[in-house]
RNA sequence: AUUCCGGUUGAUCCUGCCGGAGGCCAUUGCUAUUGGAAUCCGAUUUAGCCAUGCUAGUCGCACGAGCUCAGACUCGUGGCGAAUAGCUCAGUAACACGUGGCCAAACUACCCUUCGGAGCACGAUACCCUCGGGAAACUGAGGCUAAUAGUGCAUCCCACAGUCCACCUGGAAUGAGGACUGUGUCAAACGCUCCGGCGCCGAAGGAUGUGGCUGCGGCCGAUUAGGUAGACGGUGGGGUAACGGCCCACCGUGCCAAUAAUCGGUACGGGUCAUGAGAGUGAGAACCCGGAGACGGAAUCUGAGACAAGAUUCCGGGCCCUACGGGGCGCAGCAGGCGCGAAACCUUUACACUGCACGCCAGUGCGAUAAGGGGAUUCCAAGUGCGCAGGCAUAGAGCCUGCGCUUUUGUACACCGUAGGGAGGUGUACGAAUAAGGGCUGGGCAAGACCGGUGCCAGCCGCCGCGGUAAUACCGGCAGCCCGAGUGAUGGCCGAUCUUAUUGGGCCUAAAGCGUCCGUAGCUGGCCGCACAAGUCCAUCGGAAAAUCCACCCGCCCAACGGGUGGGCGUCCGGUGGAAACUGUGUGGCUUGGGACCGGAAGGCGCGACGGGUACGUCCGGGGUAGGAGUGAAAUCCCGUAAUCCUGGACGGACCGCCGAUGGCGAAAGCACGUCGCGAGGACGGAUCCGACAGUGAGGGACGAAAGCCAGGGUCUCGAACCGGAUUAGAUACCCGGGUAGUCCUGGCCGUAAACAAUGUCUGUUAGGUGUGGCUCCCACUACCGAGUGGGUGCUGUGCCGUAGGGAAGCCGCUAAACAGACCGCCUGGGAAGUACGUCCGCAAGGAUGAAACUUAAAGGAAUUGGCGGGGGAGCACUACAACCGGAGGAGCCUGCGGUUUAAUUGGACUCAACGCCGGACAUCUCACCAGCAUCGACUGUAGUAAUGACGAUCAGGUUGAUGACCUUAUCCGAGCUUCAGAGAGGAGGUGCAUGGCCGCCGUCAGCUCGUACCGUGAGGCGUCCUGUUAAGUCAGGCAACGAGCGAGACCCGCAUCCUUACUUGCCAGCAGCACUGCGAAGUGGCUGGGGACAGUAGGGAGACCGCCGUGGCCAACACGGAGGAAGGAACGGGCAACGGUAGGUCAGUAUGCCCCGAAUGUGCUGGGCAACACGCGGGCUACAAUGGUCGAGACAAAGGGUUCCAACUCCGAAAGGAGACGGUAAUCUCAGAAACUCGAUCGUAGUUCGGAUUGUGGGCUGCAACUCGCCCACAUGAAGCUGGAUUCGGUAGUAAUCGCGUGUCACAAGCGCGCGGUGAAUACGUCCCUGCUCCUUGCACACACCGCCCGUCAAAGCACCCGAGUGAGGUCCGGAUGAGGCGCGUUCCACGCGUCGAAUCUGGGCUUCGCAAGGGGGCUUAAGUCGUAACAAGGUAGCCGUAGGGGAAUCUGCGGCUGGAUCACCUCC
Repeated sequence: AUUCCGGUUGAUCCUGCCGGAGGCCAUUGCUAUUGGAAUCCGAUUUAGCCAUGCUAGUCGCACGAGCUCAGACUCGUGGCGAAUAGCUCAGUAACACGUGGCCAAACUACCCUUCGGAGCACGAUACCCUCGGGAAACUGAGGCUAAUAGUGCAUCCCACAGUCCACCUGGAAUGAGGACUGUGUCAAACGCUCCGGCGCCGAAGGAUGUGGCUGCGGCCGAUUAGGUAGACGGUGGGGUAACGGCCCACCGUGCCAAUAAUCGGUACGGGUCAUGAGAGUGAGAACCCGGAGACGGAAUCUGAGACAAGAUUCCGGGCCCUACGGGGCGCAGCAGGCGCGAAACCUUUACACUGCACGCCAGUGCGAUAAGGGGAUUCCAAGUGCGCAGGCAUAGAGCCUGCGCUUUUGUACACCGUAGGGAGGUGUACGAAUAAGGGCUGGGCAAGACCGGUGCCAGCCGCCGCGGUAAUACCGGCAGCCCGAGUGAUGGCCGAUCUUAUUGGGCCUAAAGCGUCCGUAGCUGGCCGCACAAGUCCAUCGGAAAAUCCACCCGCCCAACGGGUGGGCGUCCGGUGGAAACUGUGUGGCUUGGGACCGGAAGGCGCGACGGGUACGUCCGGGGUAGGAGUGAAAUCCCGUAAUCCUGGACGGACCGCCGAUGGCGAAAGCACGUCGCGAGGACGGAUCCGACAGUGAGGGACGAAAGCCAGGGUCUCGAACCGGAUUAGAUACCCGGGUAGUCCUGGCCGUAAACAAUGUCUGUUAGGUGUGGCUCCCACUACCGAGUGGGUGCUGUGCCGUAGGGAAGCCGCUAAACAGACCGCCUGGGAAGUACGUCCGCAAGGAUGAAACUUAAAGGAAUUGGCGGGGGAGCACUACAACCGGAGGAGCCUGCGGUUUAAUUGGACUCAACGCCGGACAUCUCACCAGCAUCGACUGUAGUAAUGACGAUCAGGUUGAUGACCUUAUCCGAGCUUCAGAGAGGAGGUGCAUGGCCGCCGUCAGCUCGUACCGUGAGGCGUCCUGUUAAGUCAGGCAACGAGCGAGACCCGCAUCCUUACUUGCCAGCAGCACUGCGAAGUGGCUGGGGACAGUAGGGAGACCGCCGUGGCCAACACGGAGGAAGGAACGGGCAACGGUAGGUCAGUAUGCCCCGAAUGUGCUGGGCAACACGCGGGCUACAAUGGUCGAGACAAAGGGUUCCAACUCCGAAAGGAGACGGUAAUCUCAGAAACUCGAUCGUAGUUCGGAUUGUGGGCUGCAACUCGCCCACAUGAAGCUGGAUUCGGUAGUAAUCGCGUGUCACAAGCGCGCGGUGAAUACGUCCCUGCUCCUUGCACACACCGCCCGUCAAAGCACCCGAGUGAGGUCCGGAUGAGGCGCGUUCCACGCGUCGAAUCUGGGCUUCGCAAGGGGGCUUAAGUCGUAACAAGGUAGCCGUAGGGGAAUCUGCGGCUGGAUCACCUCC
């Protein structure tokens, strides 16, 4: 400031609503010092009811009387007033109000001006007196009297009628005027007086006030469309101040209405007020103007004025008095009371002011008014202090003490002030004294990542959302923020909101274009003249009350408030004069819009008739034989009475292949065999005609797929319903076999569809390119004609691409969704709901029109990134398949897990990614579990105790499983100990969902990002895509991208070849020696000297790079083959290993926040348990044997370990082992004699000489200790098991398989883990089928991301609503009866009668509103109910629309339609 902000999403843009921030009004919570001002204060609900007091009197200068010493006073007659003022807003949608005009249709007391006048008479009466009635209110009879009271006559005037005048005003005489005649009516107060005056009567004029008519203006509803009988008009009367059906008699039949009559609902209207930039929207109680009302209703008198409520009469209902006979009252005046409610004051003072009534005046009266009191009702103004020093504390803010200053306000006093007070003013004294709260602190939105409590509880929250143990959001404390004598809450209005759009919106997909056309009213309308001046514009005049609003000036100290001046407002109405462009109207022309006519072409355009064709079905004849049909697979079904099949024929109804096409026609729905007839429309062309005749179109009308309905036909096929068969958990479905309505025709109805281009009709303007249908024209070619072919121009249809532009985007783009104009229809968050009620239409089904209560914070559109798909494409992987080898699943045993058991069987881990895992092989320990026993508090405070000896130690006895642990007794020692309250140590107690660290898995993957530029409003995209290639986002080429980083690779380690260096503890070829064996030859031992050849060890280097050749490929990347080489295409095997995700695992390895235990959940000891055993699962070992077992003999490793240790060697023992003991801190010594293998022998297919479980006996080792529960040896025993179901695991080469060795754990102990070497295969060289992963693309209603989302019935609870037999109350209209009273007539009056109007009461009926209601119905809402799975992916049968039938339910099926359907293929177009 003409303003935004929060909320739909993983994120984005949009549509759209909800909420927040502002102002005003009412009520209310907490709080409160003072003053001023105010059009503030029972309006909202009850126009409900009222006790008591007051609110209209006055005049003696109109008159009479009474009383008094006198004035005064009192009563009555009379005059004026009481119709004003004050209160309220029920009624009223109306000439009620506002504004302008009119009365040629009117009245006006008091007031003003002018003119003229007031003559003569008369009769009563109140008060009073006398007498009565009555409780009272009141009232009767007789008598006296006056007037400015009343009456009669006269005069003036006046009124009416007629005749004449035709002079006046005016738009118009019906008016005014004059004269005459007649008729009628008809004034007065010679009052009063204080002598100044005040009054009275008539006429005219003015002023004021009132009455009437009228144009225009201002609410909602069409789910109110027709209303009206005094209704509309005429004639004649009556009535009124006056016009008029205002009323009456007669006559006519009009009048109002889509420009909204009538009816219903609501409401006093305006000036104004609130808000807003304005336009508007909302309000209209208060102050002013107008209206209306006075308990509800009716009527009347008086009067200038009333139909009057502080007058009368009556009816109704209410209250009061009563002597029961009868009377009285009306606060919506001021106070006050009750009731009602969320909601509103004193039963005050005064006529001093301003006014009003009366009066000559003085004056009197006035709850009008003026003043005070109360109220945080609003507005305005002020204050609650200022300064200095010291101390305490702090990050800062601060707190305390002392001193000084000021005195508004406050307190006290005096005077002024005023009708009286109050306020206020002036002066003096005192003393910082007497004066701060409310809301908020997660975002929006300013101010806490503070503390305590709570633990999806209690609670908060306008909206979003907080709270499930670390809450900046709850409740407190502290701190802070915003306002401040106020501040918050609730409700209402405006604004915000361009969410009602005139200013100023929209309608392809968000809500929204009628299914299509014709056409009435209306709205809009081509070119050129002329005229008029209604609209329009200019000038001027009058009105538009004041207050309110604005500016300036002035007065209260300022301000609020008030006064003055000017302006403005009311956006308007009226008069006069002008202008003539535009609109309009009239008139004259024009042709370009439109229409008509003519010509030759095109067409599934409509209607009717006739004709044809194949297929299908049935029947007949012939042939022919066992099946046919159907499906994923089947079955129901047909067939021996001959099917299916082949063939000839007949009949029947329906339909119309190819041509055929983004092709044609039609308004749309829709239209396809041929011919003929009739009818209609469009395009093109024209030197033809008319001359704006047009566009749109509320209502209205016509047409209108499929389904459906009625009547009559027809019925081949197909086929809702239905009947079977399958499928399935079920299958009211999808599939199969049958099959009725229907599908077809004629006539009628229905009137709806995703009736779609989800795009209303018409007109004009604005780049192109390219197809195709029709027509004209031009050129070329062909041609006997008809005509054809190719190219081009113009017009007109129909498609695609695309510029500018538009759009939220997708997209649209001369066939607009661009730019403009005209008209119509429609929309305004989602749901309830196209439902209910009402009405209209329909035979029905149903259609059209079309709400609300209630509920909800979103619903929605387009696009983006991911994820997902029982979508598609490409690539890859032995935790995929295929091929092959070997296993698991069966047995026994070992081991882990579950379950069960138990005092305890401690705990963790549960798909891959828990289960020989926690390095977890547990005898005690470990140890966390169970039973029992024992034991421990640094430090502080409190209370005790202690040198008369605390604590501690200990013999003996008791106790105990055992123990100075405890008890008894005794001894030693020499300073603390105990209780309570805190606070600690410690915790394998809790939380891995508070964490660090580490690890697993995705991942044996090839991805994940950045900078700059570019594209997009944006999320985001591009790069990172495509083609080829790779193990690889590896590389190459292309490309709005160019580069870069992490990952991959490179790198590091091991191993394989060679070279070199080094040479001890390793080696020994050659040289020399020594020792041993041997008859000898010779052999053996690295033993010695030496040596470095070889081997080995451990340092350094070389080597492999598609480098070379060939082929393919793009002269690429690269692939295949070859040569050479120890090694060939990453040689092989490891290490390292991205951005991130998985609330994955671990608080029991350690660390660690919070919580808990704290003499026990801490610590120690003994024993037990972790080892249980009906069972289930995982991982292994050993086997089932002959490729083997057993016995004998013989051969070859690597890599490791070793001092609380490895131990040679010797001896003992059958063995395990034992007794000694060399060497070794290790290339030295040792563990340590590898096994499979080889040779020989035996076994002979068997539960065995296989297999070794289980058990017995004896022995050994470790260790405090082998019972629960260790290992080893020997002998004996000799179980299951003869190759393993569904299913499942590993492996692509030195791999699998198989064989042993070492080591970790370790006192003892390996079927486990980690390593080492020996022997050593088979198969594939592929694929995407299964399981998965990566990339591209597509759909999505998913985003906690398919273990997603989500629909309907049923069950439960609550809420509002609809229908509803009936029942109750009100409103209104019509009729009947009774009928107060008024009016008129009859009558002179009364009484009475007649007529008419008529409140009120009773009663009947119509319409309508509201309440209650048995029962019925759907709707909405509500963490975890039932049944299914309908929709979203091709959602597993594509979905949806209309219609019909069926079904527990979502829904299924038929017919027609749509794409708002995925996927593959084909055609066509671009």

The RNA shown here (small-subunit ribosomal RNA) has 1470 nucleotides and comes from Halorubrum sp. The source organism's lineage runs through Archaea, Methanobacteriati, Halobacteria, Haloferacaceae and Halorubrum. Rfam family: Archaeal small subunit ribosomal RNA. The sequence is in RNAcentral, with records from ENA and SILVA. The prediction has a mean pLDDT of 80.